[in-house]
Molecule: c-di-GMP-I riboswitch aptamer
Organism: Fidelibacterota bacterium
RNA sequence: GACCGAUAAGGGCAAACCUCACGAAUCAAGGAAGUGAGGGGCGCAAAGCCACGGGCCUGAGAUGGCAGCCGGGUUACCGAA
Repeated sequence: GACCGAUAAGGGCAAACCUCACGAAUCAAGGAAGUGAGGGGCGCAAAGCCACGGGCCUGAGAUGGCAGCCGGGUUACCGAA
C1' cells in the first nucleotide's frame, strides 16, 4: 500500500412515521413518485458521491424519480484477526 471488517476506538449516516415547504413531460390547475428542513431511531463499514447498465416507482405518456434494489465507477476514517 492492497485485500479484509473486530464484543476495538473516535466518530458518521439515518428507515418507517409525524410537521412544514417544494415537486410533473404546451398553458393553468392539481399535487405523484420523490426532495429539503425539524423531530424520530429501522438499520448501515461506505446507507459518502456518480443515473453508466439492469431493475423498480409515479404518470395516459419519461425527458421525472429511486444510489438504504443489484452491478459498475470514484473518494474516504480506524486498524485487530